[in-house]
RNA sequence: AUGAGUAUACGGGGAGAGAACGCAAAUAGCGUCGCCGAAGGAGCAAGUUAAAUAACGAAUCUCUCAGGCAAAAAGACUCGUAUAGGACG
Numbered sequence: 001a002u003g004a005g006u007a008u009a010c011g012g013g014g015a016g017a018g019a020a021c022g023c024a025a026a027u028a029g030c031g032u033c034g035c036c037g038a039a040g041g042a043g044c045a046a047g048u049u050a051a052a053u054a055a056c057g058a059a060u061c062u063c064u065c066a067g068g069c070a071a072a073a074a075g076a077c078u079c080g081u082a083u084a085g086g087a088c089g
Base pairs, nucleotide, nucleotide: 006084007083008082009081010080011079012078013077018033020032021031022030023029034069035068036067040065041063042062043061047056048055049054
């Protein structure tokens, strides 16, 4: 002195699916059915190890526990800025 992966913070973008029905003064809530998958969670292939059983083993895939189905909030992922960091040169 270049400043990668990664992590944190802030800001921006960010899909899908009933403003369902009943009770409740409305939202929130409770119950009933119908749906969604991109918070979180769970499951597994190839493969690795092992004499063998077994173990490990990814996701935007699958499940729909949770969450969600007007707006708001949330939202995987992504962009920018800052900080930490120090691969590479």
Annotation:
Model confidence (mean pLDDT): 80 of 100. Glycine riboswitch aptamer from a Bacillota bacterium, 89 nucleotides, folded computationally. It was read from a public genome assembly, where an Rfam model found it.